Model confidence (mean pLDDT): 85 of 100. Predicted 3D model of a 677-nucleotide part of an RNA (large-subunit ribosomal RNA, domain II) from Anaerostipes amylophilus. Taxonomically the source falls in Anaerostipes (Bacteria, Bacillati, Bacillota, Clostridia). Rfam family: Bacterial large subunit ribosomal RNA. Gene Ontology terms of the family: structural constituent of ribosome and ribosome.
[in-house]
Context: one part of a larger RNA
RNA sequence: UCCGGCGAGUUGUGCGUACUGGCGAGGUUAAGGACUUAAGGUCCGGAGCCGAAGUGAAAGCAAGCGUUAAGAGCGCGGUAAGUCAGUGAGUGCAGACCCGAAACCGGGUGACCUAUCCAUGUCCAGGUUGAAGCUUCCGUAAGAGGAAGUGGAGGACCGAACCCACAUCCGUUGAAAAGGGUGGGGAUGAGGUGUGGAUAGCGGAGAAAUUCCAAUCGAACCCGGAGAUAGCUGGUUCUCCUCGAAAUAGCUUUAGGGCUAGCCUCAUGAGAGUCUUAUGGAGGUAGAGCACUGAAUUGCCUAGGGGGCGUCAAAGCUUACCAAAGCAUAUCAAACUCCGAAUGCCAUCAAGAUGAUUCAUGGGAGUCAGACCAUACGAGAUAAGUUGGAUGGUCAAAAGGGAAAGAGCCCAGACCUACAGCUAAGGUCCCAAAGUGCGUGUUAAGUGGAAAAGGAUGUGGGGAUUCUAAGACAACUAGGACGUUGGCUUAGAAGCAGCCAUUCAUUGAAAGAGUGCGUAAUAGCUCACUAGUCGAGAGUCCCUGCGCCGAAAAUGUCCGGGGCUGAAACACGACACCGAAGCUUAGGAAUGUGUAAACAUUGGUAGAGGAGCAUUGCUGGCGGGAUGAAGCCAUACCGAAAGGAGUGGUGGACUGCCAGGAAGAGAGAAUGCCGGA
Numbered sequence: 001u002c003c004g005g006c007g008a009g010u011u012g013u014g015c016g017u018a019c020u021g022g023c024g025a026g027g028u029u030a031a032g033g034a035c036u037u038a039a040g041g042u043c044c045g046g047a048g049c050c051g052a053a054g055u056g057a058a059a060g061c062a063a064g065c066g067u068u069a070a071g072a073g074c075g076c077g078g079u080a081a082g083u084c085a086g087u088g089a090g091u092g093c094a095g096a097c098c099c100g101a102a103a104c105c106g107g108g109u110g111a112c113c114u115a116u117c118c119a120u121g122u123c124c125a126g127g128u129u130g131a132a133g134c135u136u137c138c139g140u141a142a143g144a145g146g147a148a149g150u151g152g153a154g155g156a157c158c159g160a161a162c163c164c165a166c167a168u169c170c171g172u173u174g175a176a177a178a179g180g181g182u183g184g185g186g187a188u189g190a191g192g193u194g195u196g197g198a199u200a201g202c203g204g205a206g207a208a209a210u211u212c213c214a215a216u217c218g219a220a221c222c223c224g225g226a227g228a229u230a231g232c233u234g235g236u237u238c239u240c241c242u243c244g245a246a247a248u249a250g251c252u253u254u255a256g257g258g259c260u261a262g263c264c265u266c267a268u269g270a271g272a273g274u275c276u277u278a279u280g281g282a283g284g285u286a287g288a289g290c291a292c293u294g295a296a297u298u299g300c301c302u303a304g305g306g307g308g309c310g311u312c313a314a315a316g317c318u319u320a321c322c323a324a325a326g327c328a329u330a331u332c333a334a335a336c337u338c339c340g341a342a343u344g345c346c347a348u349c350a351a352g353a354u355g356a357u358u359c360a361u362g363g364g365a366g367u368c369a370g371a372c373c374a375u376a377c378g379a380g381a382u383a384a385g386u387u388g389g390a391u392g393g394u395c396a397a398a399a400g401g402g403a404a405a406g407a408g409c410c411c412a413g414a415c416c417u418a419c420a421g422c423u424a425a426g427g428u429c430c431c432a433a434a435g436u437g438c439g440u441g442u443u444a445a446g447u448g449g450a451a452a453a454g455g456a457u458g459u460g461g462g463g464a465u466u467c468u469a470a471g472a473c474a475a476c477u478a479g480g481a482c483g484u485u486g487g488c489u490u491a492g493a494a495g496c497a498g499c500c501a502u503u504c505a506u507u508g509a510a511a512g513a514g515u516g517c518g519u520a521a522u523a524g525c526u527c528a529c530u531a532g533u534c535g536a537g538a539g540u541c542c543c544u545g546c547g548c549c550g551a552a553a554a555u556g557u558c559c560g561g562g563g564c565u566g567a568a569a570c571a572c573g574a575c576a577c578c579g580a581a582g583c584u585u586a587g588g589a590a591u592g593u594g595u596a597a598a599c600a601u602u603g604g605u606a607g608a609g610g611a612g613c614a615u616u617g618c619u620g621g622c623g624g625g626a627u628g629a630a631g632c633c634a635u636a637c638c639g640a641a642a643g644g645a646g647u648g649g650u651g652g653a654c655u656g657c658c659a660g661g662a663a664g665a666g667a668g669a670a671u672g673c674c675g676g677a
């Protein structure tokens, strides 16, 4: 991992509810007893319970009662049949659908591991060092002290056994649930070790680490309470049909749990509901505005303040300083409004549309993590596949077609069958169904087929304006002079470092006291300006379509690919076709409404409701079987499904159908359990 078997809403009782049955103003027995063909049944048993009357705290009264002074008012009643069983779903109490803790408590068992202690034994090769003491000598007044020898101390030294476990390598489904290799430490001591004994879990022991107490230790193990509890995770077994949610509000030691409401379903009843048009309302949003509250611009005017002048002090004068109020001007606001929509909301009458559409009561739920998209907002950074509400949609619980591929986007809601047709979104060169289709333009960038500020004689369309046959624009030829080197400044400043200006005047077709380059300064080149040559358009600006640059990233290129340029790109226009489980056509099934004809409907998770299939006992009836039962294997049959037959083989003794009734009643999942491969 696979296969087979086993494996989860049960039972008792109480309650309300629906249906069925008995009896019915009544219904019913419980314990217990008698009998019996005895896990069964029949008959007694009326205690008790429910109902037939309520009301009041109660005494009590009673179709009324209570309150009260009350005959008033008010509150609850009076008009509708119950009860006992059975069955279904639900719920309370019980383990209560099944499996699952870590833990808690009680009673016991453990110190053959290990910790400490007690008793009694035992072990420590060999080598080294050489304390005290003692002896002798030296020494001293006597000592002290010294030397040699002797001696053999030490939690002394080196190092095997033994004990330990510091480093590293190997091992890591190991040779081993702690080891092996090479080194290392202690090795006469707080040493190692044998045997016997002591201490026990709310405890012991501990040279102390939450360390050890039998591979278990922040409280051992075994059995029991015990099916502890688990608002948590996982699992929960056949089929079809009808309807079909929620992920919200309030409250919650509440937030991944609950309760009530909302939304779903079933039953019964009522006869409403919704939409559109019309009419009538409330409102303060969008917008707008500045009349209020605030913010905020400029100017004028002018209190107040600051500066300057003035002065002994002041008065006073002044001010491109700050500035209230006022006037004019131009603005801003979710918590501003003199104003003010569209929608939405409420109501009414009438008309039209719609009919699992609304409401009430009762039974049963599930839901309380929602997601994305569009729109108007808050938070955030006008970030997020972010977060919070609001309105709508889709997904959730929705398959089909499109978007290459894709829960939430676009189209469209799958009862079944069809080798029939028409369409939607989207498409029509090939992959790949359908136009290498038509008309008119645009794009040259493979733009299309990713991106901004910004930049640019890209190119199309529109508009404005200037010059132009009295010759424009461009190009070429020629001129571009003179007072003068203007004045100042300066070493120099001569058109051209800089400053000044009444930038003047002359000759002229024209020529600046000079547009650049250049020089140390001159020089030189050039421009403006003018003439000639030439001969028809030229320049500038604005709006707009499509393009260009800006443009660097990690597996492989920003059309799905091939490939595409009068297009297979883009824009506009008209036509044809393809294209879905949509619609239609033909046949069929079910559900609802309906007398019928017929019409409508039939995606679906949680969930509600309905109808069935299969398995194993039991009761009654009818059968089958050695001329072969069950089971197993094969098989093109039947049924809408669960399922059911027939035939053949195998097998070798039981078994089927019909009608009831009862369940240990359906397996793919539970890191399920047991067995096998």
Stems, first nucleotide, its partner, number of pairs: 001677006011094005017088007026050003032044005054061002064076004097235002100232001104225006115199009124189001126158003129154001133150006162186003166183005201217001203213003210219001238612006248261005262367002264364007273354005278348004287339001288337002293333003298328003302323001304322002306319004370395006377388003400411003415588004420584003426578003429562003435575001438573005448564001454549002458546010475533005481506001483504001486500003512527001516525002589602005613666001615663002618660007631650005637644002